[in-house]
RNA sequence: AGAGUUUGAUCCUGGCUCAGGAUGAACGCUGGCGGCGUGCCUAACACAUGCAAGUCGAGCGAGAAGGUUAUGAUGGAUUCUUCGGAUGAAAGAUUGACUGGAAAGCGGCGGACGGGUGAGUAACGCGUGGGUAACCUGCCCCAUACACAGGGAUAGCCAUUGGAAACGAUGAUUAAUACCUGAUGACACAUCGAGAUCGCAUGACCUUGAUGUCAAAGAUUUAUCGGUAUGGGAUGGACCCGCGUCUGAUUAGCUAGUUGGUAAGGUAACGGCUUACCAAGGCGACGAUCAGUAGCCGAUCUGAGAGGGUGAUCGGCCACACUGGAACUGAGACACGGUCCAGACUCCUACGGGAGGCAGCAGUGGGGAAUAUUGCACAAUGGGCGCAAGCCUGAUGCAGCAACGCCGCGUGAACGAAGAAGGUCUUCGGAUCGUAAAGUUCUUUUCUUAGGGAAGAAAAAUGACGGUACCUAAGGAAUAAGCACCGGCUAAAUACGUGCCAGCAGCCGCGGUAAUACGUAUGGUGCAAGCGUUAUCCGGAAUCACUGGGCGUAAAGGGAGCGUAGGCGGUUUUGCAAGUCAGAAGUGAAAGGCUACGGCUCAACCGUGGUAAGCUUUUGAAACUGCAAGACUAGAGUGCAGGAGAGGCAAGUGGAAUUCCUAGUGUAGAGGUGAAAUUCGUAGAUAUUAGGAGGAACACCAGUGGCGAAAGCGACUUGCUGGACUGUAACUGACGCUGAGGCUCGAAAGCGUGGGGAGCGAACAGGAUUAGAUACCCUGGUAGUCCACGCCGUAAACGAUGAACACUAAGUGUCGGGGGUCGAACCUCGGUGCCGCAGCUAGCGCAUUAAGUGUUCCGCCUGGGGAGUACGCACGCAAGUGUGAAACUCAAAGGAAUUGACGGGGACCCGCACAAGCAGCGGAGCAUGUGGUUUAAUUCGAAGCAACGCGAAGAACCUUACCAAGUCUUGACAUCCUCAUGACCAUCAUUUAAUCAUGAUCUCUCUUCGGAGCAUGAGUGACGGGUGGUGCAUGGUUGUCGUCAGCUCGUGUUGUGAAAUGUUGGGUUAAGUCCCGCAACGAGCGCAACCCUUAUCCUUGUUUGCCAGCGAGUAAUGUCGGGAACUCCAGGGAGACUGCCGGUGAUAAACCGGAGGAAGGUGGGGACGACGUCAAGUCAUCAUGGCCCUUACGAGUAGGGCUACACACGUGCUACAAUGGUCGCAUACAGAGGGCAGCGAACUUGCGAGAGUAAGCGAAUCCCAAAAAGCCGAUCGUAGUCCGGAUUGGAGUCUGCAACUCGACUCCAUGAAGUCGGAAUCGCUAGUAAUCGUGAAUCAGAAUGUCACGGUGAAUACGUUCCCGGGCCUUGUACACACCGCCCGUCACACCAUGGGAGUUGGGCUGCAAAAGAAGCAGGUAGUUUAACCUUCGGGAGGACGCUUGCCACUUUGUGGUUCAUGACUGGGGUGAAGUCGUAACAAGGUAGCCGUA
Repeated sequence: AGAGUUUGAUCCUGGCUCAGGAUGAACGCUGGCGGCGUGCCUAACACAUGCAAGUCGAGCGAGAAGGUUAUGAUGGAUUCUUCGGAUGAAAGAUUGACUGGAAAGCGGCGGACGGGUGAGUAACGCGUGGGUAACCUGCCCCAUACACAGGGAUAGCCAUUGGAAACGAUGAUUAAUACCUGAUGACACAUCGAGAUCGCAUGACCUUGAUGUCAAAGAUUUAUCGGUAUGGGAUGGACCCGCGUCUGAUUAGCUAGUUGGUAAGGUAACGGCUUACCAAGGCGACGAUCAGUAGCCGAUCUGAGAGGGUGAUCGGCCACACUGGAACUGAGACACGGUCCAGACUCCUACGGGAGGCAGCAGUGGGGAAUAUUGCACAAUGGGCGCAAGCCUGAUGCAGCAACGCCGCGUGAACGAAGAAGGUCUUCGGAUCGUAAAGUUCUUUUCUUAGGGAAGAAAAAUGACGGUACCUAAGGAAUAAGCACCGGCUAAAUACGUGCCAGCAGCCGCGGUAAUACGUAUGGUGCAAGCGUUAUCCGGAAUCACUGGGCGUAAAGGGAGCGUAGGCGGUUUUGCAAGUCAGAAGUGAAAGGCUACGGCUCAACCGUGGUAAGCUUUUGAAACUGCAAGACUAGAGUGCAGGAGAGGCAAGUGGAAUUCCUAGUGUAGAGGUGAAAUUCGUAGAUAUUAGGAGGAACACCAGUGGCGAAAGCGACUUGCUGGACUGUAACUGACGCUGAGGCUCGAAAGCGUGGGGAGCGAACAGGAUUAGAUACCCUGGUAGUCCACGCCGUAAACGAUGAACACUAAGUGUCGGGGGUCGAACCUCGGUGCCGCAGCUAGCGCAUUAAGUGUUCCGCCUGGGGAGUACGCACGCAAGUGUGAAACUCAAAGGAAUUGACGGGGACCCGCACAAGCAGCGGAGCAUGUGGUUUAAUUCGAAGCAACGCGAAGAACCUUACCAAGUCUUGACAUCCUCAUGACCAUCAUUUAAUCAUGAUCUCUCUUCGGAGCAUGAGUGACGGGUGGUGCAUGGUUGUCGUCAGCUCGUGUUGUGAAAUGUUGGGUUAAGUCCCGCAACGAGCGCAACCCUUAUCCUUGUUUGCCAGCGAGUAAUGUCGGGAACUCCAGGGAGACUGCCGGUGAUAAACCGGAGGAAGGUGGGGACGACGUCAAGUCAUCAUGGCCCUUACGAGUAGGGCUACACACGUGCUACAAUGGUCGCAUACAGAGGGCAGCGAACUUGCGAGAGUAAGCGAAUCCCAAAAAGCCGAUCGUAGUCCGGAUUGGAGUCUGCAACUCGACUCCAUGAAGUCGGAAUCGCUAGUAAUCGUGAAUCAGAAUGUCACGGUGAAUACGUUCCCGGGCCUUGUACACACCGCCCGUCACACCAUGGGAGUUGGGCUGCAAAAGAAGCAGGUAGUUUAACCUUCGGGAGGACGCUUGCCACUUUGUGGUUCAUGACUGGGGUGAAGUCGUAACAAGGUAGCCGUA
């Protein structure tokens, strides 16, 4: 940084798609390690269980268990004993003191922090910068002052008692740093004064005087910690303001506490914050209100940037805590783990009542594509309480799970060619995986085991992490590679399988039998512990364009004007300083980004320093914009003087024409068309003459002439009236330009009311046309067209080109003025055209009338379709107009130009193309081919011309490929191997339908004697075989356009390019043949010529051909001798070239005429077929790839079939007759061929086909072989015949193993149709058509076919209008598979989204009017009740409860709005396979098309 995709190709416009980066991701396949991060985006869904906010005994009463100590009824161990007793240990009831501090209570501080979530919120909520002279602030810090004297209760505890519980009730009793009273008290507060200073101001502050009011608490280890008041600080909060903060106008008006004032209340504080009264304001196109969506920011992703997207983690702010409402306490809350009430839900219950709130950490269910452990620890950091020890802390620090992300490391290294085995491909040679493996040597990051072992901790103690990081040793290549892709974009290809199937696909698109695109394999490419896919965002996309786009024709200029707001604005002077510029200051939190350095081995990660757009304040500058004041005249306007004009409105007037009426003349038609008919006319039309009526439009003049803003305006006259232009330079002094909304005008059609109505003429009727014809054509004809008034408001309302100003080459026409002139020339202003340079444009084109160069303002566009549709709203009498979407669907739609092709476009030209002629076909019979049908089979192919007497130059068997039957399996045919035999073949016999099979006879060659060759049989597998499929896999070959004159290239030039030029043009030709001209110059394949044949002559040669002259012979014949003249034969030459003459033409090419010549303008004929087209024909001539069959789809045999037959078509033959038939041993003349398994003379024989015998000839010698039509006679006399010969009966001949299916020919008999052929259609232009015979190939036999040969031998061509085909130029095109093209609409079917829709006891949100009134707060207060204070002891003050009023949540009713869902039926739309009907458009698309309207 671009790429793919519209076309046959091109350039452009324009959309779609891709390559990049990113993510709190998910899914698929795979998975070694570590570090650092991250982890419910969905249901602000519901939650079991545990934990997350306590602490203080140095505030207070009380004080369990336990401990220490003392007491000690009892007890009686031990020891002694004189046995009487003495001693008196352990144990131990009880009681006291001390200690202890569980559980609960009073009291204090903290539960307003920390943690979670993003529902609500479009807002001073957030961000940024300010303000508070309008405020509060516990704990903390500093300072000053103080702490005196009293009092009454209450929880706990105890007793009684209610209740299942939760929780209470009553009585008695008790403490405080709990509560209360009094005292003291100012530098505090309030009120009233006096004075100074400051502020923009309400006011602030200081000094001073008077009056009034308000405080306290103790604890203790004696160190301290607390308490009260005031001032200040710090921190935290509250309120206010400027600016910024999403979408919709199909939301345009909103607002009654609403906006302001006065007074009062309330608050920490200002304030309609609240109330009463007064006024009527306030907000809004600079977007109010309403609706939808959304927490905001630092930042983050992307981007070159400007921008665009996002708002997880981390940090700041806000809001919320089951839903709704409310207050209490407090420094702070209207309070996540507080209270009260209402609601929904869940749980407990003894049914009477109660309890609860994970959007704290874990965890559960649910939802979902999807997101973790009911872990450890307070060791660190921080928080609460406490003097402290300490306690608490799911904050936090760590660990666990997850490739979710980023970063790092590894899965080994070196050597190793027999290039192993194996896989894959193969042209079978080899190539590749591949030094890859194996093997040898080495290393140990990682791993395992063992040993050591931290920092993190601060003066001591204290480590969850953790026996972790790290270090050392040992072991052993050991434990560790996948995923996607490989047609193009896009790096990387082959084989097999599949066969429009299965499937792929981001776009273009792959797949219908040779798929680099599907699936698999091998190989390769890319990335790598990941790789792909999906989703989303930015980019590419300059595809919303500020940077940085457009509007003549691609999407896009409003139909036109006037003008409001707004935007923009001439010259000059001075001032100000809003914009602008410069300096300084404040802020811009931290983190992040960038940058420098540093710390973990590196990196990710982390640390330290630096770095700024913006906003605010302030100082300065004054060029430009702005503002203020003044001046000017070049913009704009006014005045004066002119002339031009279908400019507008109104009134009047005119002639021509159509029609109608009246009258006359006049007679049978008129009218209309491609042709007709409907129609009019003997009741007198049409035609013609005269007169009259009425309506509409104004010929000529008339002109890319004029006027108007556009729409538009055309006879003449008059009146009223608008604008532009020219000249002049007197006046004003920027008064200007544009113009959202708004207003006005606005063709035709249409609408309303009333007139009018000649012509024309939707609808309608009739006649034609047509397959149909609701059309085009014709005859009629109503609305309408005309007028007046009022609507409508649209057009392809177009120059498809908004308005204004300035600048930028020429030339030429025209309209209206001016200067100048005798008149021109010439100069100039304003319009209107053409051409054209620079420049612009994708091109076409535009080009002083810009689409050029600039400025200002407005309107409009953003892929095609859906759709200018739906809904909503506005306007309209209606028709409808304006505004104006979405779902869905496609990968294009489109512009300009290019090359072709095509046209029922044009110009030119050619051809037996038509015309002019001749002869046919189509009718008959037969032959032959095809279709169809039939069949066991009727083998296969060929299909308009260019298949159909074609392959087939010849099907009885064979051929033969087909059918049924019966056989063979290495095979009928080829090569190789092994074994056996010496033959095989041939002949004969048996058997069979035949092949097959069996047997008999017969029986190899060479040799160095080792063997070799050959043949047959048997076996085995490679193979062999296939007229099996594919001519759409192919080669070769052929047809066709077409023997048409075309088809191309190199270099140069033109064009952005496809392409063009050359090759077009003027002539000419059969011809792109030639000449001339020309940005072309040359060249190639074609044309022509060269080749063969034919027509003339010359020369050479002479047998089998010839015979003039000479000779011989015969009944006759070149028969013979001979000849070489002639003919013929076959070799070589000559000849014809527009060469010569005249004319035409451009003095060219050439054409016309002529001469000469056998032949004259390519002499006739043939061979020869450019680039290409038709996927034309052929796999059945042959060859051949892939596929298929292999005891058969191969091979052999005999028989049948290809020969069938209601029918249809093609090509022929024979006829229908007298230009003829028949007869006549009447008679004449060819050419070219063929011949030995052959042609076969002559002779004999048969009516004949033939037969018998047989000469000659491998042929210029012999034979086939007679040519026929013709000519000369005879006969027939227009008839189904003396025409015609089909068919059938009989008898034969020949070929051949064999003529039944199924041959040809002969003879006798029979004697069908047919009397010249409908529509339609073929051939032919001269030795041609027509007609007449002859020969040959194939072949045993079997032509009416085919190929060849000669004989006789015409007619006609004016001409190119038309039909068909072709060539060249040009034009149009929506065609390019190219008109057999493309393509439109209805209908039918399927699917999809959508509009309308009676409605819906459907949902959400919401307005208005009411009802309702829990808890709470505020006010009031009859009632009940009451410790502190006062008291005259009665009571009072004050409080509480209750009641009540106001506000108000849930809830309810009525009536609206809005939105979503759904709905019988219904409307159009889109998409689909090869449906139906027509043919509207594209060519003059067959009626030019298109726009508006009915």

Small-subunit ribosomal RNA from an uncultured bacterium, 1494 nucleotides, folded computationally. Rfam family: Bacterial small subunit ribosomal RNA. Rfam links the family to the GO terms ribosome and structural constituent of ribosome. The RNAcentral record of the sequence draws on ENA and SILVA.